Predicted 3D model of an 86-nucleotide RNA (Glycine riboswitch aptamer) from an uncultured Pelagibacteraceae bacterium. It was read from a public genome assembly, where an Rfam model found it. The model forms 90% of the base pairs in the Rfam consensus. Rfam family: Glycine riboswitch aptamer. Clan: Glycine riboswitch clan. Its mean pLDDT, the model's own confidence on a scale to 100, is 77.
Parts: sequence; structure tokens; C1' cells
RNA sequence: AAUUUAUUCACGGGAGAGACUACUUUUGUAGCGCCGAAGGAGCAACCACCCCGGAAACUCUCAGGCAAAAGGACCGUACAUAUUAA
Repeated sequence: AAUUUAUUCACGGGAGAGACUACUUUUGUAGCGCCGAAGGAGCAACCACCCCGGAAACUCUCAGGCAAAAGGACCGUACAUAUUAA
């Protein structure tokens, strides 16, 4: 000390599917239908390989969600910290 990666916080972007029915007036209970991008689980390409392992936006739909708002995987920017180190 260029750079690499990760994380906290801030800002911007950010999909899908019922403003369903009955009772009720609490956003609750029950019923039917549906979604895949919190979290969780499964399979697996692949990575690693002595052993132990890691692993998707695929699959499931436990949880969550199905007007708006909120939430939201993930992406981008800036700061900080750690790491890497031409």
C1' cells in the first nucleotide's frame, strides 16, 4: 500500500400469489384457493477430499405471504471494521 473477501450501519432499486367466502368487528376464528425472495428442510451440479465438510434463485411449503403500506432474498453506492496482499 493498489487490490480481494466478509460484516455492521445508512441510502437507492427490489418479484409472485384472494382487498376470497361465512361468522364477527377483533384484524379474530373457520373454510376453500394460491405464491415463492425472510427463516427452515430436501435433492443436487459443483468445490474440497485421508477423514470431517461446503453448496442454488432447483424442490417442499413447516414457518411466512397473497390491495396499499410494511416486510422482502438479492443488487448497487458510501463510511467503518476485519481480512487478503501486487